[in-house]
RNA sequence: UCACGACAAGGGCAAACCUCAAGCAAUUGAGGGACGCAAAGCCACGGGUCCCAAGCGGAUGGCCGGGUUACCGAA
Numbered sequence: 001u002c003a004c005g006a007c008a009a010g011g012g013c014a015a016a017c018c019u020c021a022a023g024c025a026a027u028u029g030a031g032g033g034a035c036g037c038a039a040a041g042c043c044a045c046g047g048g049u050c051c052c053a054a055g056c057g058g059a060u061g062g063c064c065g066g067g068u069u070a071c072c073g074a075a
Stems, first nucleotide, its partner, number of pairs: 004073002012037002017032006035062001041068003045065003048060004
């Protein structure tokens, strides 16, 4: 460095639900809250699913695959 992921260490993120706000909607943001997560950091490239005012549109990265970056260092 690459691969890998421990009854390790320091930590990190945050489902459902509630409140507020945005949006036609899917859904998203903030606060609370934790189901879980070794990439549950980021990216719509492929597939799937969802929405639509049906456009060469939008959403989903915590659906699957892929790309890319990263803490720690047992086996």
Predicted 3D model of a 75-nucleotide RNA (c-di-GMP-I riboswitch aptamer) from Marinobacterium jannaschii DSM 6295. The sequence was found by an Rfam model in a public genome assembly. It matches the Rfam family "c-di-GMP-I riboswitch aptamer". Rfam links the family to the GO term cyclic-di-GMP binding.